[in-house]
RNA sequence: CUUCCCGUGGCACAGUGGAUAGCGCAUUAGACUCCGACUCUAAAGGUCAUAGGUUCGAAUCCUAUCGGGAAGG
Repeated sequence: CUUCCCGUGGCACAGUGGAUAGCGCAUUAGACUCCGACUCUAAAGGUCAUAGGUUCGAAUCCUAUCGGGAAGG
């Protein structure tokens, strides 16, 4: 330099055009317990890397940029 893949709560991930963005772990509160652990219930936490475009509608499609990774030269 070229090509390809990835970027979604604190962490690891799902969601490939129809929306209220979700699961697990973690955190907080409550129940249970003599106290803890386990278990159960609930809550908080996301401008979906950034910007622009297409569309009635974008996390999803297109373009550029940024960051990470792989291969080739």
The prediction has a mean pLDDT of 81. A computed fold for a 73-nucleotide RNA from a Clostridia bacterium, annotated as transfer RNA. It matches the Rfam family "tRNA". From the family's description: Transfer RNA (tRNA) molecules are approximately 80 nucleotides in length. Its family is annotated with triplet codon-amino acid adaptor activity in the Gene Ontology. It was read from a public genome assembly. NCBI's taxonomy places the organism under Bacteria, Bacillati, Bacillota, Clostridia.